[in-house]
Record summary
The prediction has a mean pLDDT of 83. Predicted 3D model of a 1420-nucleotide RNA (small-subunit ribosomal RNA) from a metagenome. Its Rfam family is "Bacterial small subunit ribosomal RNA". The sequence is in RNAcentral, with records from SILVA.
RNA sequence: AUCCUGGCUCAGGAUGAACGCUGGCGGUGUGUCUAAGGCAUGCAAGUCGUACGAUCCCUUCGGGGAGAGUGGCGAACGGGUGCGUAACACGUCGGAACCUACCCUAAACUUUGGCAUAACACGGAGAAAUCCGUGCUAAUUCCAAAUGUGCUCUUCAGAGUAAAGCUCAGGCGGUUUAGGAUGGUCCGGCGGCUGAUUAGCUUGUUGGUGAGGUAAAGGCUCACCAAGGCGAUGAUCAGUAGCGGGUGUGAGAGCACGACCCGCCUCACGGGGACUGAGACACUGCCCUGACUCCUACGGGAGGCUGCAGUCGAGAAUCUUCCGCAAUGGCCGCAAGGCUGACGGAGCGACACCGCGUGCAGGAUGACACCCUUCGGGGCGUAAACUGCUUUUAUGAGUGAAGAAGCUUCGGUUGACAUUAGCUCAUGAAUAAGGGUCCGCCAAACUCGUGCCAGCAGCGGCGGUAAUACGAGUGACCCGAGCGUUAUCCGGAAUCAUUGGGCGUAAAGGGUCCGCAGGUGGUCCUGCGCGUCCUUCGUUAAAGCCCACAGCUUAACUGUGGAACCGCGAAGGAUACGGCAGGACUAGAGGCCGGGAGAGGCUGACGGAAUGGUAGGUGUAGGGGUAAAAUCCGUUAAUAUCUACUAGAACACCAAAGGCGAAGGCAGUCAGCUGGAACGGUUCUGACACUCAGGGACGAAAGCGUGGGGAGCGAAGGGGAUUAGAUACCCCCGUAGUCCACGCCGUAAACGAUGGAUACUAAAGAUUGGUAGUCUCGACCCUAUCAGUCUUGUUAUACUCAAGCUAACGCCUUAAGUAUCCCGCCUGGGGAGUACGAUCGCAAGAUUAAAACUCAAAGGAAUAGACGGGGACUCGAACAAGCGGUGGAGCGUGUGGUUUAAUUCGACUCUAAGCGAGGAACCUUACCAGGGAUUGACAUCUAGCCUAUAUGAAACCUUAACCGGAUGAUUUUAGUGGCUAUGACAGGUGAUGCAUGGUUGUCGUCAGCAUGUGCUGUGAAGUGCACCGUUAACUCGGGUAACAUGCGCAACCCUCGUCCUGUGUUACUAUGUCACAGGAGACUGCCUCGGUUAACGAGGAGGAAGGCGGGGAUGACGCCAAAUCAGCAUGUCCCUUACACUCUGGGCUACACACGCGCUACAAUAGCCAGGACAACGGGAAGCCAAAUCGUAAGAUGGAGCUAAUCCUAAUAAACCUGGUCCCAGUUCGGAUAGAGGGCUGCAACUCGCCCUCUUGAAGCCGGAAUCGCUAGUAACCGCGGAUCAGCCUCGCCGCGGUGAAUACGUUCUCGAGUCUUGUACUCACUGCCCGUCACAUGAAGGAAGCCGGCAAUACCCUAAGCCCCACGUUCGUGGGUCCACGGUAGGGUCGGUGACAGGCAUGAAGUCGUAACAAGGCA
Repeated sequence: AUCCUGGCUCAGGAUGAACGCUGGCGGUGUGUCUAAGGCAUGCAAGUCGUACGAUCCCUUCGGGGAGAGUGGCGAACGGGUGCGUAACACGUCGGAACCUACCCUAAACUUUGGCAUAACACGGAGAAAUCCGUGCUAAUUCCAAAUGUGCUCUUCAGAGUAAAGCUCAGGCGGUUUAGGAUGGUCCGGCGGCUGAUUAGCUUGUUGGUGAGGUAAAGGCUCACCAAGGCGAUGAUCAGUAGCGGGUGUGAGAGCACGACCCGCCUCACGGGGACUGAGACACUGCCCUGACUCCUACGGGAGGCUGCAGUCGAGAAUCUUCCGCAAUGGCCGCAAGGCUGACGGAGCGACACCGCGUGCAGGAUGACACCCUUCGGGGCGUAAACUGCUUUUAUGAGUGAAGAAGCUUCGGUUGACAUUAGCUCAUGAAUAAGGGUCCGCCAAACUCGUGCCAGCAGCGGCGGUAAUACGAGUGACCCGAGCGUUAUCCGGAAUCAUUGGGCGUAAAGGGUCCGCAGGUGGUCCUGCGCGUCCUUCGUUAAAGCCCACAGCUUAACUGUGGAACCGCGAAGGAUACGGCAGGACUAGAGGCCGGGAGAGGCUGACGGAAUGGUAGGUGUAGGGGUAAAAUCCGUUAAUAUCUACUAGAACACCAAAGGCGAAGGCAGUCAGCUGGAACGGUUCUGACACUCAGGGACGAAAGCGUGGGGAGCGAAGGGGAUUAGAUACCCCCGUAGUCCACGCCGUAAACGAUGGAUACUAAAGAUUGGUAGUCUCGACCCUAUCAGUCUUGUUAUACUCAAGCUAACGCCUUAAGUAUCCCGCCUGGGGAGUACGAUCGCAAGAUUAAAACUCAAAGGAAUAGACGGGGACUCGAACAAGCGGUGGAGCGUGUGGUUUAAUUCGACUCUAAGCGAGGAACCUUACCAGGGAUUGACAUCUAGCCUAUAUGAAACCUUAACCGGAUGAUUUUAGUGGCUAUGACAGGUGAUGCAUGGUUGUCGUCAGCAUGUGCUGUGAAGUGCACCGUUAACUCGGGUAACAUGCGCAACCCUCGUCCUGUGUUACUAUGUCACAGGAGACUGCCUCGGUUAACGAGGAGGAAGGCGGGGAUGACGCCAAAUCAGCAUGUCCCUUACACUCUGGGCUACACACGCGCUACAAUAGCCAGGACAACGGGAAGCCAAAUCGUAAGAUGGAGCUAAUCCUAAUAAACCUGGUCCCAGUUCGGAUAGAGGGCUGCAACUCGCCCUCUUGAAGCCGGAAUCGCUAGUAACCGCGGAUCAGCCUCGCCGCGGUGAAUACGUUCUCGAGUCUUGUACUCACUGCCCGUCACAUGAAGGAAGCCGGCAAUACCCUAAGCCCCACGUUCGUGGGUCCACGGUAGGGUCGGUGACAGGCAUGAAGUCGUAACAAGGCA
């Protein structure tokens, strides 16, 4: 990087919203979602004088009016709320045993009497509310009688039963009955929440009989009788909740919701109760109780906004104490009319939806400002200014509706809204634009500021000095009187999957079987018509949604019509399929018969090997154990060996991919008992089947209980080792246990990580069992078939390719394929298989099984790398074999450290450290101290002055003139150099190599690294480049789904080695040497052998050279944010009388130490002395410097030669050779250190140069652990030259030649590298990842002695009001009883709050200890 799984997140729509910023107008809607918390004030239900009496007022005397009271009707409607309720509460479809004032229809009636009472009057009590006594009175009040169309009861004889009047004389009423309409009551079917960590509930409970009660059915209530009723299709309990029409969303199925509007229900301060009435157990009625508030004279009283406004409170949050009954509707009334916070309107709020506007047209190669810039320009931008036009809206003035129907004395009169809508005129672009965003998702980017800070953030994630992500500016994008944010719902989410998912490895198959309920079920026929299908009818309120048309200027909004509303009911029809009933069948299933296979199970008996023990014999010093050891055993005789006896456990070979079993599991042999399966059969039954929640049985090991047994092994434990430690791995011991019997436990990676059954879909092979065939005397072999077990199904061997499925791996007749049925299970990781509860258990524990909190992932398969104390193959001065060193000494040099005013800076494993530096006394120089100067030491521009030079003009000589000559004082222009001044600027070895270019190191001169096309794969990717042989080489050959190509390799280039040709300054003179130029030569070309007929290899010939002849240059794609901003260049940042420039002096050379690289040594293969021989590459004009002379020498004088094959350096090059000396010692080794005297360079050798002479003569006697170089002209040893350079700290570096070895068996090991393969939890890639304890901080949850509270229920006690019952008394009432609210007592249940403390969990940049896991993770 990929595919998949899987969660998280976003883009859409919506809202009774809230918050932030902003705000011009209008229309239509809408507005306490919280405290069913408390309420000041006003209003929200009255009306009728044509029911009544009394009183009062007015009067035109006809009458009219007012209102307390009696009476009637209404107040049970309208309006509010959602507490309660999981229920016949609601929805829908049906039903019956009922009531219904006012209204309608029909029939009949409306006769005669009587008793009271309020008002009122008088008296009395009280603070008040209010009440009491006496007396009077009316009615449509009440009572009695009559009548009975009717009605009720009935023993069918009969009995009972009504009324009310008023009037304007039109009417309005009253009574009875029947019917209707309307409204209501009751019953039933069906439908719609969550929890089983709630499994049993119920005693008026279920039914019956009788009675009571009601408008009415009914345990509704009571007495008696029976013992029922409900529940896994979820009773009971707990939690939550008003239900529906509908609303939001969605493609739909669904999911969520139930504001406004409509229907139903419910409640009215909390609880209980009845009264009145047609209707209530009554929101603004009554009684009682409780809490609260208010009044009080303390004795008593009053109250109920969940009506409209309004107030406090609560809250993120929700309006006016408005106008009017004009309209619509309601109540009363004959009516006029009255009442109506219903309603009609207005007000407030961008809360929502809809509409309009904030101007329109022209106007520049394009103003200013601002922003950006590559400095050219670009953007804002026709935008503005400016010119012309318009007036929606706003402001002012005027005009001005519809909504009006009705009422009426017929004249007339009635509009809250309304200073309205609309229309007209006037003024004037006038009064009117913001919000969010701009890293991806996601439309839109630049600059500055900031510097893991401040901050952003829906998720991914931004911010640590170049931030398109923070903040600002400019610009842009989106929407627009709004825009964003937050909250919630649906969607996306096929992420609970009916439509429409899964379970081998991602989460997920129950450990296995049996099996009730349940679900599903073979073939044929008949019937029914339950499901199912068709048709019709009824219903499914209105509103809403959808369609059409219409009305407001449009739209929102509204009206009219249509369609739709998946359901339920009724009727008729169909009968294939499913169902039910009946009949039949045999292919499923089971039985019977037969002969076979098997570690199937249980019990008993027997056997040998091995091991341990005991006894005896032989025998002697060890044995045992390990990587190596030790503990241990052994002279009291071990180990070893022989014999005998004994004990327990397990059964070698056979043995296998084998057999059996449901699984767990089962193995010596024999016997007994016993389960299951397979096969064969011309046998029987006749669907008897499959699966299976709950249930039952079995169930490895470990563990538990009781009792035995105990050889070996062996948790715990002891000891020995190992180790930093070693509570481990290894060793020596060893207890439980392992074994047996009986009883528990009930779990495992109980795995094929794959539930069971049935059917179908290519094969081949092996194997077990059975049967048949062929053949045979019989068997074997062979063939076929049934049932099992297994392999292949890529290549070579076992095999012809499968198809299909799968994310891939893989599966593939034993499916993970194609289908059906049933069961179990899953829904992100962690918390957690944990807590709590429950069940089981002796315990250990098991089963069932959450949440808070936390993360944005966790995970599967495969891919490419990297890595492995994985594997295979191969290579390399990698090891080994050798030679010489380093590490020890002294010195030189570089670095660290320390020191210092400064010891400038950089480089830090290999790949820093004799590196940048191929030359620090000054300079260099960047550092330090002190001094100086400031447009500057250096560049360009500007102004002025001076000036070399050039040019032009005028003046001079000459000429008629031109030409020519001379002069350069003055002046013009150009221009060199210098000075002065101003500001732009210069300058910086200041920072950032993690902003860069360029250059370089390293892996590595390793053989690799890529691309095109094709092919394979869903894809990342692979193939090519694997494999075999070969090579130094991805070098070549063979072969191959690859074929080609590129960068690398090799070759081309330079050089050395041989020859030839040409040339010849110098050299040498000889055709040669030498030098230069060109060419030849080497290619496995030839031969033999091997190899695959190849590539190639081994050997040989020839050749100067042989298999790349030696050496060099040449360094693929890339890695290390490798190195360098101080070589240079360069972005950005920083300094600007200084971080720039210059001068003097100092420092970079310091010195307790540590490290790297070297030199010189430690000596006899040496040192010293004398003599003798042989090079090559180079360098030279401010140079190399000869001869000669002086000096012991360094050197000096000297000046020949040389621009150099000529002269010089340069000398005898040294090692080497010959001869001599020294004799193993701190020396004739070694030369440090030091003293003295000189020489040279240079302004200058103090810090701080080199050289010479004499003297001095330190350490050091071959170097610990460790470590470096080198494979041939190499190592080693020896000297020579050069760059830099005045000189030189050069013993360094780069070159040159001289002398010139040893060794390589080999690839086990170390290091590095390559190819293939394997594992991986790594990808910043093993210096990786990662686990647990401890310590600290924070958070949430559980436990906990207790403490506190809520809820529901039970038992008992007390019992208000009240209905009912009883008694007394009977206008009124009194007493008692049953039931019963509140209250009390008691023990429990359940839920919650709090809680010292203890334990776990989660989270938190840099804490501690270890190293458990990932590689064979170092003990799988």